[in-house]
RNA sequence: UGGUGGCUGCCGCCGAAUCGCCGCAUGCUCGGUCUCGCAUCGAGCCUUGGGUGAGCCGGGGAACCACCGAACUACUGGGGUGAAUCCGCGCGAGCGGUAGGGGUACUUCCGUCCCGAACCCGUCAGCUAACUCGGUAGGCGGCUGACUGGAAGGACG
Numbered sequence: 001u002g003g004u005g006g007c008u009g010c011c012g013c014c015g016a017a018u019c020g021c022c023g024c025a026u027g028c029u030c031g032g033u034c035u036c037g038c039a040u041c042g043a044g045c046c047u048u049g050g051g052u053g054a055g056c057c058g059g060g061g062a063a064c065c066a067c068c069g070a071a072c073u074a075c076u077g078g079g080g081u082g083a084a085u086c087c088g089c090g091c092g093a094g095c096g097g098u099a100g101g102g103g104u105a106c107u108u109c110c111g112u113c114c115c116g117a118a119c120c121c122g123u124c125a126g127c128u129a130a131c132u133c134g135g136u137a138g139g140c141g142g143c144u145g146a147c148u149g150g151a152a153g154g155a156c157g
Stems, first nucleotide, its partner, number of pairs: 009143006018054005027045007055136006065126001077124001078121004086097004100115005106153005
């Protein structure tokens, strides 16, 4: 000097997944008791197990409306979260595109770079006021102008 890995802090991104309060065990600090031990009592701090509230997100659930009619064929039921649907080629793995979605560190536009999955309910659910039931995860990047993007408008200095 460069590279790689770990820990911590801060900042940022996808996403509903943020903020507070209480507080178990454990840990730490202080003081006391004693048989001086990995003991015991009290107070305080942090709080990872958990509970609860606010905010945000999702499901079920009236009226009205929608669906509901006949025939034929098929049957592999139907539904939900999500941007993640659909088309073509391929024996397949996969490839090419696409509805739609995200980043580009203030916003919008242009340009550009990406995603275009996965899971759940269990024969059952259109919308839906009251009502009611749940979730609040996970994954990544950066080290201060952030792939050295451009234009306009703001904001701060």